Predicted 3D model of a 74-nucleotide RNA (transfer RNA) from a Bacteroidales bacterium.
RNA sequence: GGCCCAGUAGCUCAAUUGGAUAGAGCGUCAGAUUCCGGUUCUGAAGGUUGGGGGUUCGAUUCCUCCCUGGGUCA
Numbered sequence: 001g002g003c004c005c006a007g008u009a010g011c012u013c014a015a016u017u018g019g020a021u022a023g024a025g026c027g028u029c030a031g032a033u034u035c036c037g038g039u040u041c042u043g044a045a046g047g048u049u050g051g052g053g054g055u056u057c058g059a060u061u062c063c064u065c066c067c068u069g070g071g072u073c074a
């Protein structure tokens, strides 16, 4: 340098012929339980879906450029 894959909540991951309020587990916080803690149960907060632009009535999803990481070839 060429090609391929990935980037979504603090962490690990879902979400498909493009469709309505982007979810789950763990973690965090609050409450219940307990003498206290742990366990268990209930609830809550937490996201510019890596960034810009484009297509579309509508984009996490399609196109394009860039950034980051990984793989492969030379």
Stems, first nucleotide, its partner, number of pairs: 001073007010026004019057001028044005050066005

RNAcentral records the identical sequence in 2 taxa. Its mean pLDDT, the model's own confidence on a scale to 100, is 81. Its Rfam family is "tRNA". The family's RNA type in Rfam is transfer RNA.